[in-house]
This is a predicted structure of a 74-nucleotide RNA (transfer RNA) from Chthonomonas sp. Rfam family: tRNA. Rfam classes the family as a transfer RNA.
RNA sequence: AGGGGUGUAGCACAGUUGGUCAGUGCGCCCGCCUCCAAAGUGGGAGGUCGCGGGUUCGAAUCCUGCCACCCCUG
Numbered sequence: 001a002g003g004g005g006u007g008u009a010g011c012a013c014a015g016u017u018g019g020u021c022a023g024u025g026c027g028c029c030c031g032c033c034u035c036c037a038a039a040g041u042g043g044g045a046g047g048u049c050g051c052g053g054g055u056u057c058g059a060a061u062c063c064u065g066c067c068a069c070c071c072c073u074g
Stems, first nucleotide, its partner, number of pairs: 001073007010026004019057001028044005050066005
């Protein structure tokens, strides 16, 4: 330098026929339970979907320019 992949909550990930509210597990917070705790159980908070632009009535999803990390080629 060229090619490919990944980027979604604190962590690990799911979600692409474009539209039901952006979800699951763990973690976190508040209850129940317990002598206290753990385990179990009920509820809750937390997200500009890497950043910008475009297409569209509508974008995590399509197009495009960057950024970060990983792999391959030279």